[in-house]
Molecule: transfer RNA
Organism: Clostridia bacterium
RNA sequence: GUACCUAUAGCUUAGCUGGAUAAAGCAUUUGGCUACGAACCAAAAGAUCGUGGGUUCAAAUCCCUCUAGGUGCA
Repeated sequence: GUACCUAUAGCUUAGCUGGAUAAAGCAUUUGGCUACGAACCAAAAGAUCGUGGGUUCAAAUCCCUCUAGGUGCA
């Protein structure tokens, strides 16, 4: 230089070929339980989906640009 892959909650991931209020585990907070804690049970908060733009009635999903990380080729 070029081709491709990845980027979604504090962390790890799901999201099936565009369509319902973006889902789950761990962690956090609150309550229950307990002599206290752990474990367990219940609940809550937490992501405008890497940036900017485009297409569409509608975008995490499709297209373009850029950023970061990774792989191959030269």